A computed fold for a 144-nucleotide RNA from Leucobacter soli, annotated as FMN riboswitch aptamer (RFN element). NCBI's taxonomy places the organism under Bacteria, Bacillati, Actinomycetota, Microbacteriaceae, Leucobacter. It was read from a public genome assembly, where an Rfam model found it. The model forms 100% of the base pairs in the Rfam consensus.
RNA sequence: UAUGUGUUCCGGGGUCGGUGAGAAUCCGAACCGGUGGUCAAAGUCCACGAACCUCGCACCUGCGAGGCCGAUCCGGUGGAAUUCCGGUACCGACGGUGAUGCACGGGUCAGACCGCGUGCAAGUCCGGAUGAGAGGAACGCGGA
Numbered sequence: 001u002a003u004g005u006g007u008u009c010c011g012g013g014g015u016c017g018g019u020g021a022g023a024a025u026c027c028g029a030a031c032c033g034g035u036g037g038u039c040a041a042a043g044u045c046c047a048c049g050a051a052c053c054u055c056g057c058a059c060c061u062g063c064g065a066g067g068c069c070g071a072u073c074c075g076g077u078g079g080a081a082u083u084c085c086g087g088u089a090c091c092g093a094c095g096g097u098g099a100u101g102c103a104c105g106g107g108u109c110a111g112a113c114c115g116c117g118u119g120c121a122a123g124u125c126c127g128g129a130u131g132a133g134a135g136g137a138a139c140g141c142g143g144a
Stems, first nucleotide, its partner, number of pairs: 001144001003142008015029004030124002032092002034048004043090002052067006073087004094127003100121006106114002
């Protein structure tokens, strides 16, 4: 020092203002970014985890297999960067909650219009979760 094994610990972040009788979901602005990899540092490249869905088993918790799984470009430096620097854009599971918006439907002769019906809509709020986990670190033991 490679490698095997055991134990312990670590392992997801983020808000203000405005309007108003009333808003952490509207409007405006701001802010956030799991893990490993990649010639050099990544929310947007490659993969993984979580979440969600289906099936099977178990049914006190769960376990296994499969599926699903968002989003960036331009310029600069450089041998090398969708990773750095400058600029510009975009994305964000499931359940709950809406003073709002959109789609479809309904009311109408047809419209205007009406939240009346159904559906969808919060990255930052509440919840599963003091959970799980990709993995990471330290220490011990074996060992070439």